[in-house]
RNA sequence: GAGCGCCUUAAUGGAGAGUGUCGCGGUCACGACUGCGAACGCCGAAGGGGCAAACCGGUUGAUCGCUGGACACCCGGUGAAACUCUCAGGCUCAAGGACAUUAGGCGCGCA
Numbered sequence: 001g002a003g004c005g006c007c008u009u010a011a012u013g014g015a016g017a018g019u020g021u022c023g024c025g026g027u028c029a030c031g032a033c034u035g036c037g038a039a040c041g042c043c044g045a046a047g048g049g050g051c052a053a054a055c056c057g058g059u060u061g062a063u064c065g066c067u068g069g070a071c072a073c074c075c076g077g078u079g080a081a082a083c084u085c086u087c088a089g090g091c092u093c094a095a096g097g098a099c100a101u102u103a104g105g106c107g108c109g110c111a
Stems, first nucleotide, its partner, number of pairs: 001110001003108005009103005018040001021038007041091003047087001048085003054078005063070002
């Protein structure tokens, strides 16, 4: 000094879907705004759940092989995501926000 991983400390960017309906209230400049609750509709990018190949173990003995075995199907386990579910969360703006870039910190590691 290049690279990789982690932290998420800072900055920047950062999507989707009801400014819906009904009920009971509050404020009001009477235009509207807002709290709580209910039923329905919808979104996926906090968090959480699910799994394919592959790998591991087992059963069977189809097949290959020919006496060492290999191995399909099947059963169990492990098994990623921005896929999927929608528990949680969310559905004007705002907030939140996976993730990305830069800086910082820690570690790995090469020359």
The prediction has a mean pLDDT of 75. This is a predicted structure of a 111-nucleotide RNA (Glycine riboswitch aptamer) from an Anaerolineae bacterium. The organism belongs to Anaerolineae, within Bacteria. It matches the Rfam family "Glycine riboswitch aptamer". The family has 44 seed sequences and 9,425 matches in Rfam 15.1. For this family Rfam cites "A glycine-dependent riboswitch that uses cooperative binding to control gene expression" (Mandal et al., Science, 2004).